[in-house]
RNA sequence: ACGGAAGUCCUCCAAUGGUAGGAGAGCGGUCUCCAAAACCGUCAAUGUGGGUUCGAUUCCUGCCUUCCGUG
Repeated sequence: ACGGAAGUCCUCCAAUGGUAGGAGAGCGGUCUCCAAAACCGUCAAUGUGGGUUCGAUUCCUGCCUUCCGUG
C1' cells in the first nucleotide's frame, strides 16, 4: 500500500427495519452466629459524522480504532 473481518453496559455475548436483552461483575436486600452459596431487586451500552426510511444496533457511505491475510 492492497484485500478481508469486527466495533453494543466494567467483562463476555444476543437482538430478521418496529419498546436494545441475557450471563458474570458492581450495588441493595432475604437467608446465616459470621461468611460463602442460593434467591429477589437494582444499575448501565449501540465507535464517530452523514445518507436511505414513517421508523436504523440492523441497510449504504466517509473517518477512527483493533485483528487477520498478501506483498